[in-house]
RNA sequence: CCGCCCUUAGCUCAGCUGGAUAGAGUAUCAGAUUCCGAUUCUGAGGGUCACAGGUUCGAAUCCUGCAGGGCGGG
Numbered sequence: 001c002c003g004c005c006c007u008u009a010g011c012u013c014a015g016c017u018g019g020a021u022a023g024a025g026u027a028u029c030a031g032a033u034u035c036c037g038a039u040u041c042u043g044a045g046g047g048u049c050a051c052a053g054g055u056u057c058g059a060a061u062c063c064u065g066c067a068g069g070g071c072g073g074g
Base pairs, nucleotide, nucleotide: 001073002072003071004070005069006068007067010026011025012024013023019057028044029043030042031041032040051065052064053063054062
C1' cells in the first nucleotide's frame, strides 16, 4: 500500500436480503424468600446501535467517508 471481517447496555453477544416500543445473558440496585447470608423468584435503572454524511415515507440494517481492532497478501 491492497483485500476481507468486526464495532449494538458496565461486560459477552443476538437482531442485519429496510418497518411495529431496540433485545437476551451477566453485572449493578430494590423487593420477596431466610434467624442472617448464599441460592432462587420478581422488578427497576442503564443505549446519540463507534463517528460524520447520503438514499428512503421510514435506517442498527443499504451507500459513501472516517476512527479503532483482527486476519490475509505484497
Model confidence (mean pLDDT): 83 of 100. A computed fold for a 74-nucleotide RNA from Candidatus Colimorpha enterica, annotated as transfer RNA. The RNAcentral record of the sequence draws on Rfam.